[in-house]
This is a predicted structure of an 81-nucleotide RNA (Glycine riboswitch aptamer) from a Spirochaetales bacterium.
RNA sequence: CCACUGGAGAGACCCUGAGUAAAUAGGGCGCCGAAGGAGAAAACUGGAUUUCAGUGAAACUCUCAGGCAAAAGGACAGUGG
Numbered sequence: 001c002c003a004c005u006g007g008a009g010a011g012a013c014c015c016u017g018a019g020u021a022a023a024u025a026g027g028g029c030g031c032c033g034a035a036g037g038a039g040a041a042a043a044c045u046g047g048a049u050u051u052c053a054g055u056g057a058a059a060c061u062c063u064c065a066g067g068c069a070a071a072a073g074g075a076c077a078g079u080g081g
Base pairs, nucleotide, nucleotide: 001081002080003079004078005077006076011029013028014027015026016025030068031067032066036064037062038061039060043055044054045053046052
């Protein structure tokens, strides 16, 4: 990296139009964190000696993105290659 399997959370929210549900478009409020993205701890390094800068992880934090019936997606785990 590939295949299979498992895989959580949160409004099938309200208004308008198409048409009657979902999806999509516009507006409104409420939420989720486990695609992705971003932040920075200890420590180390360089200068400087009351400090500055750089490197620096996550399942932590923020929700930009994404998501909030099902489907799809899904970090991660197991098995095989």
Its mean pLDDT, the model's own confidence on a scale to 100, is 81. It was read from a public genome assembly, where an Rfam model found it.